Model confidence (mean pLDDT): 82 of 100. Predicted 3D model of a 72-nucleotide RNA (transfer RNA) from Villophora microphyllina. RNAcentral records the identical sequence in 5 taxa. NCBI's taxonomy places the organism under Eukaryota, Dikarya, Lecanoromycetidae, Teloschistales, Villophora. Rfam family: tRNA. Rfam's curators write: Transfer RNA (tRNA) molecules are approximately 80 nucleotides in length.
[in-house]
RNA sequence: GAGAAAUUAGCUCAGUGGUAGAGCAGUCGUUUUACACGCGAAUGGUCAGGUGUCCGACUCACCUAUUUCUCA
Numbered sequence: 001g002a003g004a005a006a007u008u009a010g011c012u013c014a015g016u017g018g019u020a021g022a023g024c025a026g027u028c029g030u031u032u033u034a035c036a037c038g039c040g041a042a043u044g045g046u047c048a049g050g051u052g053u054c055c056g057a058c059u060c061a062c063c064u065a066u067u068u069c070u071c072a
Stems, first nucleotide, its partner, number of pairs: 001071007010024004018055001027041004048064005
């Protein structure tokens, strides 16, 4: 320099145009003499950033940023 992939909750990841979710972690409650385990509940999101298409975008198009891989 060229090409490809990824970016969603604190972490690991789902979600292929119609209300953003799960597990783990943390918090609270329950249980226990106490801790742990178990059970229950709530909390936590600018879907990397921007522009566009669409009635409607995490999802489609373009640009930018970061990371990874391949080629030279």